SAM riboswitch aptamer (S box leader) from a Sporomusaceae bacterium, 106 nucleotides, folded computationally. Its Rfam family is "SAM riboswitch aptamer (S box leader)". Its family is annotated with regulation of gene expression in the Gene Ontology. The coordinates come from a structure-prediction model, not an experiment, and the mean pLDDT is 81. NCBI's taxonomy places the organism under Bacteria, Bacillota, Negativicutes, Selenomonadales, Sporomusaceae.

[in-house]
RNA sequence: UACUCAUCAAGAGUUGGUGGAGGGAAUGGCCCAAUGAAACCGCGGCAACCAUUGACAUUAUGUCAAAACGGUGCCAAAUCCUGCAGUGACAACUGCAAGAUGGGAG
Numbered sequence: 001u002a003c004u005c006a007u008c009a010a011g012a013g014u015u016g017g018u019g020g021a022g023g024g025a026a027u028g029g030c031c032c033a034a035u036g037a038a039a040c041c042g043c044g045g046c047a048a049c050c051a052u053u054g055a056c057a058u059u060a061u062g063u064c065a066a067a068a069c070g071g072u073g074c075c076a077a078a079u080c081c082u083g084c085a086g087u088g089a090c091a092a093c094u095g096c097a098a099g100a101u102g103g104g105a106g
Base pairs, nucleotide, nucleotide: 003104004103005102006101007100008099013043014042016041017040018039022032023031024030028081029080044075045074046073048072049071050070052066053065054064055063056062057061079098083096084095085094086093087092
């Protein structure tokens, strides 16, 4: 990297340094940004999955809780809203698509 499964309205930053114009995936909006974007480093945190520990069930796995030492990940705004379809007077709701994260397998 194409496949598959699960989750995504919760949570968590900085008056540190370098940097110098962009960023929020895409489209259209709307936001953030020279009172300093992206990226990198430092310090701090959150807890989604795997791994770890415990309890309950059970026969190869499930549920709940804990911890944050490990493997990743994440720390503006519901995945910021949005795309397509349906319902609806509207507001909105539901499903699908797309995307993100993790596990599995090739």